[in-house]
Predicted 3D model of a 1377-nucleotide RNA (small-subunit ribosomal RNA) from an uncultured prokaryote. It matches the Rfam family "Bacterial small subunit ribosomal RNA".
């Protein structure tokens, strides 16, 4: 420094990671070499071998080897050359190993012994004489398995004893008394080597202090040799080390006793440092040797490879008895994640012992294993692009691996073979020869020669060849480093957030890269990062965290001046802080790691000088901080006794007479036995309206009618007293709401529990009736509260404004008031600052000092245990195990509320007409079928896609039949002339076999060639209504024609973000208008654009006829007109323009003229940021994916129309405002050529026959229908409704079984207006009534899309549904109720 809480942000706050390290271990991989290192667990048990011997120059001596005699060759004897064994020295107490115990003088440090000891060494003084008796070994005789022993005999010393000698030694009453020896070598010793006894010495130890040394109060009290004394003993010494007596003391909140843990340092690690962890190797101390106790000897041990006992293993026994201790070195079992050779050597350092050679030495040199660390070196170097081949990816163009490689050229490191060889070696020893110490046997130098190497082995030479020599993790983020494919929440991955549910840069593979390299990663630990325990360096109103308040012990801090003192400061100078390690410098091994030399440091601790300002002490002395006094003042401050009214309940009495109570609504209850309601009396019991106030008082908890009585505090003024007396406080003590507990009281209303009533799915609950504790008083107990300002307590600084209580003063000539000043108490607003922010701001959460108390992630859990306190309930103390990766503060925007305010909609409400109940149409679910192709699904699927399923349509629908370069595109390569057409076979068709059947163009004299076109065949490829709308464009419905949705720039905020866009008005409207730290823009509002209502102008044919004229049975039929209607271009008209009023002189809005039309005149087209992973791969286009003689392409025949019940949308009704029937008007808007079709005939009719006109303001479809007129039906399942069904027909079309419309005759179903529920509409709208189109041969069209006709009703309202929109508010939601 980085991730991870959030939709984002900030902040608090845990986890996680990068980083270095380790006596390590696991996995994969391993070429060398150099220097380290290697039982960390079971201080578990050990076979087997060494790991302490040495001295014949101390002794007797000869076991065994030399050598020498002898010799019967068995063997005897002699030397002492050498020497087993035994007697003695001297060593074995050192070195080596290990860390079990030990919280102690055990280590560290610095001190002290007038309270000690030290064998060999060194130095220095003094002696070394005369004696004696024994006793291993050895004979010889026994025991015993053994191990070992008994008895008898002889023997020696440097083994042991007597005696002499005696000091500079000890001891002492200062008279005096005690105390030693050993001897050897040698011809040959005062002298060499010992030997005794003094001083001194060095070097080793032993005691004793000071100071430091883990966790644990859920261990708080501990000690009887304890604490101190007298005297004794005892030790090398001081000491209750021991013992007698006395005394009753010691020790402890600065943590004593008690429990766990744990050798301790130098030092390592790690860190910026302070820290923190650690105490392997190596060094210094300590304690330990199988477990536990003891002594012996000895300078030293209470003894690792010595003794005794005692216990546990264990092994030998002949069952009487014995033996044994690897925490030495190697090895072994066991246990474990795990730690080597039963190797050489004493050559080198170094120990013992010896005069000395020398000989012991698993100390220690060396070698072996292990990548266990740490350093080094190698695997090759140059050159080489057709950028080979292979991989891998691709956009298919290429890209990459990659100059890698192949091939050329070249070197030889390392490691392989042969051969040389520095160097660790330095002595010692003897001999020989010179020379010093007066002589020497002894010492020292010198020269010469000659002896020592366990192991290693720098370097050198030769040989051969690039030949023997690279992995390992990682690639979503953090963290350098990515693509394919496989798999599809499955395998699996993961340190931490997280990856995977069909396009995974997170899984597994490949390919490519990164990062390291003989290792590379995982795991464990420890430090760091973590300012996450905060000395250096944190916090506590809300995030964890102020003790409920106060009194006050230890203890921590303390005013002004003076003087002294030197404890602590400060300066300086000594000792000391072992070596080694860290650090600089220089130096040896080619480098380096190692290693070796000097330096430095080693922050500590001691003594000695000096300073004397601050702290401390120790004397004076001040008054300002604290305390006292006088004098006034204000108060629900505390006790305790007395008294009041008013309401209330009950009782008892008049009145009255049917209900009262009670709630949203009602019932439980009370009431004719007289309630309720009202009077009148009495009783009780609590609690004290009004006053009353962000007023008062009190530490806090708390305090409210009057009035009396004790009483505690504070506040002002006066400056008269005392003289730091002061602040905080761990413990301690004492107060401490409600409720709860004992005892007794009291009990009026109220009222847990409890009984009913109601609500409710249910209702242990909200409401309603009743009601016990309790609330009330006494007297004790509990000791907790969101006990809150969620803010400890004192002091002292640091702008103000205002407002209320208690004084107190002053100015105006006095006095009130105001005013001004000024102490103290309570609020409010705000500057600076602080603060994550919200806030807080002299009543600090600001600057600063003291002193308490508390917090370290959530969760378990304030629980469980211990303790302790209560009569209980419980309260204070207070964990862990497991579990998550957050948990949490403040603010932001959204959204959501059975929040609030404004606002709008056919949203309710007022209406009118339906839908839900029949029939039957359609479409859907569902069920069925070989199929019933697929898609749409709450509003926004459901007469939707389909603006037309008999066949086509039509489809991986379904049964069959047939095809395979393909129904269709395009290259190419081959084959022939077979092509279009057209005949026959065969077939349900398709499709299949047979025949017949033309050639164009260019080039050359042809012959041929190449080129179209066609055809077989074969390669690429087509082709898919196959998947995935949750990969994708488009394109569409939806919120919603709702008003809204943003940006720049500039301001504010640490920031998400605000402002703008919020406010006041006004609008359909973010529409204007004002206001304003915002000023201005887009994209949506409106406009603009269409069609419509008025009217002018042109124009005047097919349109139209007023006047003229002609004409007819009639008809603008004609001539002609442009007037009028209509056509269709062109334009006028409306803008809140005028007028009143309203209103901020605004913007609007009311009204009202005027005009065809008034405030948006209707009505269309026209849909902001988005929002539903909405909808559609099946219009279309599109990525991946599948399928390729099939999920492609052709065809026939079925299905998509199936039907028990269900659902949505429309149709016809159920009738009289009606139905029939005959008469008669009045439209738009639209179609028409494979077409509308008129007159005429036929037919009941649908229609047929014919066909005049008309590609159309000209003709035709065409009849508009309700409407009006007339009669008839007379309220019935009808003269209502028209299903169903029989018969006969028509039309379309290749073909009406499945399955088509339509006519006429006949039949005559269900329905009498439709539970809950729900839908449309506010004006030419609803309602009603025809008419036309699209699509289409035809039509299952009642659907759809358009058109005129006649034409209402209600509401002016926003409580309440439902949805919008703007402001506000709360939120633990943010896939957002």
């Nucleotide at each position: 420094g980085a991730g991870u809480u959030u939709g984002a942000u900030c902040c608090u706050g845990g986890c996680u990671c990068a980083g270095a390290a380790u006596g390590a271990a696991c996995g994969u991989u391993g070429g060398c070499g150099g220097c380290g290192u290697g039982g960390a667990u079971u201080a578990g048990g050990c076979a087997u071998g060494c790991a302490a011997g040495u001295c014949g120059c101390g002794c007797g001596g000869a076991a065994a080897g030399g050598c020498c005699c002898c010799u019967u060759c068995g063997g005897g004897g002699g030397u002492a050359c050498u020497c087993g064994a035994g007697c003695g020295g001297c060593g074995a107490a050192a070195g080596g190993g290990a860390g079990a115990g030990u919280a102690a003088c055990g280590c560290g440090u610095g001190g002290g012994c007038c309270a000690c000891c030290u064998a060999c060494c060194c130095u220095u003084g003094g002696g070394u004489c005369c004696g004696g008796g024994a006793u291993a070994g050895c004979g010889g005789c026994g025991g015993g398995a053994a191990a070992c022993u008994g008895c008898c005999g002889a023997u020696a010393a440097u083994a042991c004893c007597g005696g002499a000698u005696a000091a500079c030694a000890u001891c002492u009453c200062a008279g005096g008394a005690u105390c030693a020896a050993a001897g050897g070598u040698g011809u040959g010793a005062u002298u060499c080597c010992g030997c005794c006894u003094g001083g001194g010495g060095a070097u080793g130890g032993g005691c004793c202090c000071g100071c430091g040394u883990c966790c644990u109060a859920u261990u708080a009290g501990u000690u009887u040799g304890u604490u101190g004394g007298u005297g004794a003993g005892g030790u090398a010494a001081c000491g209750g080390c021991u013992c007698a007596c006395c005394a009753a003391g010691g020790c402890u909140a600065a943590g004593a006793u008690g429990g766990g843990u744990a050798c301790c340092g130098g030092g390592u690690g790690u860190g910026a440092g302070a820290g923190c962890a650690u105490g392997a190797c190596c060094c210094g101390g300590c304690u330990c040797a199988c477990u536990g106790g003891g002594a012996c000897u000895g300078a030293g041990a209470c003894a690792c490879u010595g003794c005794c006992c005692a216990g546990a293993c264990a092994c030998c026994u002949a069952c009487g008895g014995g033996u044994g201790g690897c925490u030495g070195c190697a090895g072994u079992c066991g246990a474990g994640a795990a730690u080597c050779u039963u190797c050489g050597g004493c050559a080198a350092u170094g120990a013992g012992c010896g005069c000395a050679a020398g000989c012991u030495u698993g100390a220690c040199c060396g070698a072996g294993c292990g990548a266990c660390g740490c350093c080094g070196c190698g695997u090759g170097c140059g050159g080489g692009a057709u950028g080979a081949a292979g991989g891998c990816c691709u956009u298919c163009g290429g890209g990459u691996u990659g100059u890698a490689a192949a091939c050329c050229g070249c070197u030889g490191u390392c490691a392989g073979a042969g051969g040389g060889g520095a160097g660790g070696a330095a002595g010692u020893a003897g001999a020989u020869g010179a020379g010093g110490g007066c002589a020497a046997u002894c010492c020292c130098u010198c020269a010469u020669a000659u002896u020592u190497g366990a192991c290693c082995g720098a370097u050198c030479c030769u040989c051969a060849g690039a030949g023997g020599a690279a992995g390992g993790a990682c690639g979503g983020g953090c963290u350098a480093a990515g693509u394919u494919c496989g798999u599809g929440c499955c395998a699996g991955c993961a340190g931490c957030c997280g990856c995977g549910g069909u396009a995974a840069g997170a899984c597994g593979a490949a390919c490519c890269g990164u990062c390291c390299a003989a290792a590379c990663g995982u795991u464990a630990u420890u430090c760091g990062g973590a300012a996450u325990c905060a000395c250096u360096g944190g916090g506590c109103u809300u995030a964890a965290a102020g003790g409920g308040u106060g009194u006050g012990u230890a203890g921590g801090c303390g005013g002004c001046c003076u003087g002294g003192u030197a404890a602590g400061u400060u300066g300086g100078g000594u000792g000391u802080g072992a070596a080694a390690u860290c650090c600089c410098u220089c130096g040896g091994c080619u480098c380096a790691a190692c290693c070796g030399a000097g330096g430095a440091a080693u922050u500590g601790c001691g003594c000695c000088c000096a300073a004397a300002a601050c702290u401390g002490c120790c004397a004076g002395g001040c008054u300002u901080g604290a305390g006292g006094g006088a004098g006034a003042c204000a108060g629900a401050g505390g006790u305790g006794a007395g008294c009041g009214g008013a309401a209330c309940u009950u009782a008892g009495g008049g009145u009255g007479g049917a209900g009262c109570g009670g709630u949203g609504a009602a019932a439980u209850g009370c009431g004719u036995u007289g309630a309720u309601a009202u009077c009148c009396u009495a009783a009780g019991g609590a609690a004290c309206a009004c006053c009353a106030g962000u007023g008062g008082c009190g530490u806090a908890a708390g305090c409210g009618g009057c009035u009396c009585a004790c009483u505690g505090g504070g506040u002002c003024u006066c400056u008269u007293c005392u003289g730091a007396c002061g602040c905080u406080g761990a413990g301690a003590c004492a107060c401490g709401a409600a409720a709860g507990c004992u005892a007794g009281g009291g009990g009026a209303g109220c009222g847990a529990a409890c009984g009913g009533g109601a609500u409710u799915a249910g209702a242990u609950a909200c409401c309603c009736c009743g009601g016990u504790a309790g609330u009330c008083c006494u007297a004790g107990c509990u000791g907790u509260a969101a006990a809150c300002g969620a803010u400890g307590a004192g002091c002292a600084c640091u702008g103000g404004g205002u407002c209320g209580g208690a004084g107190g003063g002053u100015c105006c000539u006095c006095c009130a008031u105001a005013g001004c000043c000024u102490u103290c108490c309570g609020g409010c607003c705000g500057u600076a600052g602080c603060g994550a922010a919200a806030g807080u701001g002299u009543u600090a959460a600001g600057u600063g000092c003291u002193c308490c108390g508390c917090c370290u992630g959530g969760g378990g859990a304030g629980u469980a245990u211990g303790g302790u306190c209560g009569c209980a309930a419980g309260g204070c103390u207070g964990a862990a195990a497991c579990u998550c990766a957050a948990a949490g503060g403040a603010a932001u925007u959204g959204a959501c509320g059975g929040g609030g305010g404004c606002u709008c909609a056919c949203a309710c409400a007022a209406g009118c007409g339906g839908u839900g109940g029949a029939g039957g149409a359609u479409g859907u679910g569902g069920c069925u079928u070989a199929a019933u192709u697929c898609g749409a699904g709450g509003c926004u699927a459901c007469g939707c896609g389909a603006a037309g399923a008999a066949c086509c349509u039509u489809a991986u629908c379904c049964u069959a039949g047939g095809u395979u370069u393909g129904a269709c595109a395009u290259c190419c390569c081959u084959c022939u002339c077979u092509a279009a057409g057209u005949u026959g076979g065969u077939g349900a068709a398709a499709g299949c076999c047979a025949g017949c059947g033309a050639g164009u163009g260019g080039a050359g004299c042809a012959a041929u060639c190449c080129a179209c076109a066609a055809u077989u065949g074969g390669c690429a490829c087509a082709g898919g209504u196959a998947u995935u709308g949750c990969a994708c464009g488009g394109c569409u419905g939806u919120c919603g024609u709702c008003a809204g949705c943003u940006c720049g720039u500039g301001u504010c905020g640490u920031g998400a973000g605000a402002u703008g866009u919020u406010g006041g008005g006004u609008u359909a409207a973010g529409u204007c208008c004002c206001g304003u730290a915002a000023c201005g823009a887009g994209c949506g509002c409106a406009a603009c654009c269409c069609c419509u209502a008025u009217u002018g102008u042109u124009a005047g044919u097919u349109g139209c006829u007023a006047a003229c004229a002609g004409g007819u049975a009639a008809u603008g039929c004609u001539g002609a007109g442009g007037a009028c209607u209509c056509u269709a271009g062109c334009g006028a008209g409306a803008c809140u323009g005028c007028c009143g009023g309203u209103g901020u002189u605004a913007a609007a809005c009311c009204g009202g003229a005027g005009g065809a039309a008034g405030g948006c005149g209707g009505g269309g087209a026209c849909g902001a940021c988005g929002u539903c992973a909405a909808g559609u791969c099946a219009u279309c286009a599109u990525g991946g994916u599948c399928c390729u003689u099939a999920c492609g392409c052709c065809c026939a025949g079925g299905g998509c129309u199936a039907c028990a019940a269900a659902c949505g949308u429309g149709c016809u009704a159920c009738a009289a405002u009606g139905g029939c029937a005959g008469g008669u008007a009045c439209a738009a808007a639209g179609g028409g050529a494979a077409g509308c079709a008129a007159g005429a005939c036929c037919g009941c009719g649908a229609g047929g026959u014919g066909g005049a006109g008309c590609a159309a303001a000209u003709c035709c479809c065409a009849a508009a229908a309700a409407g009006c007129c007339u009669g008839c039906c007379c309220c019935a399942g009808u003269u209502c409704g028209g299903a169903u069904a029989g018969g006969a027909g028509g039309c379309u079309g290749c073909a009406a079984c499945u399955c088509g419309c339509c006519u006429c005759c006949u039949u005559g179903a269900a329905g009498u207006u439709g539970g809950a529920a729900u839908c449309g509409c506010u004006a030419g709208u609803a309602a009603u009534c025809g008419c036309a189109g699209a699509u289409c041969a035809g039509c299952c069209a009642u659907g759809c899309u358009g058109c005129g006709g006649u034409g209402a009703a209600u509401g002016u309202g926003u409580u309440c549904c439902u949805g919008a929109g703007c402001c506000u508010u709360g939120u633990a939601c943010a896939c957002a109720c």